[in-house]
RNA sequence: GAUAAGGGCAAACCCACCGUGAGGUGGGCGCGCAAAGCAAGAGGUCUCAGGGAUUCCCUGAGACGGCUCGGCUGCCGAA
Numbered sequence: 001g002a003u004a005a006g007g008g009c010a011a012a013c014c015c016a017c018c019g020u021g022a023g024g025u026g027g028g029c030g031c032g033c034a035a036a037g038c039a040a041g042a043g044g045u046c047u048c049a050g051g052g053a054u055u056c057c058c059u060g061a062g063a064c065g066g067c068u069c070g071g072c073u074g075c076c077g078a079a
Base pairs, nucleotide, nucleotide: 001076008033009032013028014027015026016025017024018023031066037072038071041069042068043067044064045063046062047061048060049059050058051057052056
């Protein structure tokens, strides 16, 4: 980061399974993505349990990397 080339991934939804849940895994499908590759460092959102003036706050344990920033790595090479 281009009307380039070779490609890659895969949203929502559907099916099956796992999980109390957020959500995850596999298959189908494609909304999109120049890192939509890896990884929970900081923040944020969400879930569960407990305690509180139940709008909300605190504590603990989790989920989300396609929420933001940061870290590591990768393909191509026009301006």
Molecule: c-di-GMP-I riboswitch aptamer
Organism: soil metagenome